[in-house]
RNA sequence: UACUUAUCAAGAAAGGCAGAGGGAUUUGGCCCGAUGAAGCCUUGGCAACCCUUACAGGUCACUCACUUGUAAGAAGGUGCCAACUCCACCCGCACAUGCGGGAAGAGAUAAGUC
Numbered sequence: 001u002a003c004u005u006a007u008c009a010a011g012a013a014a015g016g017c018a019g020a021g022g023g024a025u026u027u028g029g030c031c032c033g034a035u036g037a038a039g040c041c042u043u044g045g046c047a048a049c050c051c052u053u054a055c056a057g058g059u060c061a062c063u064c065a066c067u068u069g070u071a072a073g074a075a076g077g078u079g080c081c082a083a084c085u086c087c088a089c090c091c092g093c094a095c096a097u098g099c100g101g102g103a104a105g106a107g108a109u110a111a112g113u114c
Base pairs, nucleotide, nucleotide: 002113003112004111005110006109007108008107013043014042015041016040017039021032022031023030027088028087029086044081045080046079049077050076051073052072053071054070055069056068057067058066059065085106089102090101091100092099093098094097
């Protein structure tokens, strides 16, 4: 880099350096930002994908092993810590815009494979 599978409505910020941008990409909105953006560092936290433990089921003649589910956990590997992945399409309801449901594409993250 490519592919496969799963998830994407919840959750979780302080300090230091820095100094004007940022919210993936195009367009249009709407936001965040000198009461300090991006980036880097430190500390803290969230979550539970991998992981750990227990129980139950399945494959197996049995054990081991593998696997599925449930519950608990958080030492370790990642990830994350404004707004639904900020919104955009379709349908419905109420209406000046919001709510609910659904789909596609792209993207993000994890685990695995080449």
Molecule: SAM riboswitch aptamer (S box leader)
Organism: Limnovirga soli